[in-house]
Overview
This is a predicted structure of a 477-nucleotide part of an RNA (small-subunit ribosomal RNA, 5' domain) from an uncultured cyanobacterium. The RNAcentral record of the full RNA draws on ENA.
Context: one part of a larger RNA
RNA sequence: GGAUGAACGCUGGCGGCGUGCCUAACACAUGCAAGUCGAACGGGAAUCUUCGGAUUCUAGUGGCGGGCGGGUGAGUAACGCGUAAGAAUCUAACUUCAGGACGGGGACAACAGUUGGAAACGACUGCUAAUACCCGAUGUGCCGCAAGGUGAAACCUAAUUGGCCUGGAGAAGAGCUUGCGUCUGAUUAGCUAGUUGGUGGGGUAAAGGCCUACCAAGGCGACGAUCAGUAGCUGGUCUGAGAGGAUGAGCAGCCACACUGGGACUGAGACACGGCCCAGACUCCUACGGGAGGCAGCAGUGGGGAAUUUUCCGCAAUGGGCGAAAGCCUGACGGAGCAACGCCGCGUGAGGGAGGAAGGUCUUUGGAUUGUAAACCUCUUUUCUCAGGGAAGAACAGAAUGACGGUACCUGAGGAAUAAGCAUCGGCUAACUCCGUGCCAGCAGCCGCGGUAAUACGGAGGAUGCAAGCGUUAUCC
Numbered sequence: 001g002g003a004u005g006a007a008c009g010c011u012g013g014c015g016g017c018g019u020g021c022c023u024a025a026c027a028c029a030u031g032c033a034a035g036u037c038g039a040a041c042g043g044g045a046a047u048c049u050u051c052g053g054a055u056u057c058u059a060g061u062g063g064c065g066g067g068c069g070g071g072u073g074a075g076u077a078a079c080g081c082g083u084a085a086g087a088a089u090c091u092a093a094c095u096u097c098a099g100g101a102c103g104g105g106g107a108c109a110a111c112a113g114u115u116g117g118a119a120a121c122g123a124c125u126g127c128u129a130a131u132a133c134c135c136g137a138u139g140u141g142c143c144g145c146a147a148g149g150u151g152a153a154a155c156c157u158a159a160u161u162g163g164c165c166u167g168g169a170g171a172a173g174a175g176c177u178u179g180c181g182u183c184u185g186a187u188u189a190g191c192u193a194g195u196u197g198g199u200g201g202g203g204u205a206a207a208g209g210c211c212u213a214c215c216a217a218g219g220c221g222a223c224g225a226u227c228a229g230u231a232g233c234u235g236g237u238c239u240g241a242g243a244g245g246a247u248g249a250g251c252a253g254c255c256a257c258a259c260u261g262g263g264a265c266u267g268a269g270a271c272a273c274g275g276c277c278c279a280g281a282c283u284c285c286u287a288c289g290g291g292a293g294g295c296a297g298c299a300g301u302g303g304g305g306a307a308u309u310u311u312c313c314g315c316a317a318u319g320g321g322c323g324a325a326a327g328c329c330u331g332a333c334g335g336a337g338c339a340a341c342g343c344c345g346c347g348u349g350a351g352g353g354a355g356g357a358a359g360g361u362c363u364u365u366g367g368a369u370u371g372u373a374a375a376c377c378u379c380u381u382u383u384c385u386c387a388g389g390g391a392a393g394a395a396c397a398g399a400a401u402g403a404c405g406g407u408a409c410c411u412g413a414g415g416a417a418u419a420a421g422c423a424u425c426g427g428c429u430a431a432c433u434c435c436g437u438g439c440c441a442g443c444a445g446c447c448g449c450g451g452u453a454a455u456a457c458g459g460a461g462g463a464u465g466c467a468a469g470c471g472u473u474a475u476c477c
Stems, first nucleotide, its partner, number of pairs: 001477004006473005013346006019339002021304001026302003030299003035064003040061002043058006071257003080182007089174003094170007102136004111126006141150003155162001183229003190220003195217008232254004236247004259280005282293004310336001312335003318332001319330004349379004359370004384414006393404001421466005426447003432461005442449002
C1' cells in the first nucleotide's frame, strides 16, 4: 500500500447493487416451513331438488410426493475432496420401440355396536368398496448345455390425448474400484490376527475379508507406517510483476450431519432434519398408572460475545410437489423492513463580488491572516416539499391475473432552500503559531517529547489530508 462477513470512537443527506451469529453443532416460548389427487374407492355432512339425482366439503382405504428444495460444518487427514481412468451394477417418473391386459377369489379400514384409559391412544364383535391384496391362465423375459423350471397386469371418465403389465434402447441420476495430488509433529519408530493372501460357502443391485469355516504366514513402514494435534474439500477469494504466500464468508459443485448413541422398516432411491423403534441427557403434561418433544428450515427468545436484522408482504414472476384440468401447497423464491457493513454514483450550490466589512487569532502595533470567504447582485433546482400523470416486469388462443407499488419514471409549482465531518500538523510524513502546564498532567507506530520561553502534553487560531465518512484495533499478503 491492498484486503475484510469485521468491531470500537466521533460524525452522518440520498440512491443503486450486494452482504449481515466468524462466538455456544448452547437451550428454545409462539406461528408458519409438504402436501396433493373425489377423473382409484366405499362412506359421512351441508346445500339444491323435477325425489331420479346433482353440487360442494372431506375423516378413512389407495396412488404419487415427504431421499427434492432449505440449514449447518460437529465429525472426517479419508477414495472425503480434486483430477484422470475403469468394470462386476441399479435406476421411480420421462422419451422411444415391441408385445400384452383373460378368468376367478377372500379380506381389512372407514362405519355400526360394546368396552378400557386422566390423556396419548387402544381392545373385541359385525358389515363393506377399490387402480389395495391373493389364486389360476398366457407370456418375447430370467435360470439352465438341454430337458425343464420360474414368472405380469387395473381400471377411471359423458368422452380420451389418461392410467396398468412385461421386455429392449435412450436420457439423466446413483452405488463401486484404481493411478496421482491433498496440513503439522520423530521430544510419536515400529504397527497389524479378519490382520495379508487362498479355497468352499453366505451376502449384496454389484467386485471385494463385506461376513463365515478351513488353510498358508503374510501385509504396512525413514519415499515416514502407527500415534498425536489441527481441519469439511474444491471452483474460487485476497495479495503479489511473477513465482509464491494466505484463505475457503457470500455464489456454485461434492461430502458429512440433523438433541447424543445404536438399529432397521417402507420404498426405484433413506438406514430418512420437520418418519419409526431402543437406550441416554434435558424440557413439558399427568388423575402417578403413563404419555409428549427435538429451529444446524423462516422469523423470533434467552444465553455466550467486541459483534451480526423483521415473530413483515406475496405466490404476480422463476422453480418444485400433486392433479386430466381448474387449482391447492410452497418462510424455495420474488419483494419490502433494519444496519454507512461494503462497493459504485450523486449532492450539500454556480457566476460575480474589496470598504479586502465586523468578529476571531497573531503582532515588531506598522500590519498580517481568516479571506472572495461572508454580506450583497444575478442564476440554477441535481436533491427536497407539494400537486398531476404513471409503468415494464404478464408468459400461458382470448379474457382475467403485479406482492413489489401509486414504487421507478415523466410533468408542473415553490424556494439556496433540507444536507460536513473526522484525523493529523517534531522526524519518518503533507501541514505552525499563541496561551496553559512545568519529568506533573499527559503523548507515543519507531526514534522519542514533558524538570518555566514545549511547532511532540491540553486548549485556541491557522494549515494539511481524506470526505458521508474519518480515525483506531484485529487478521492476511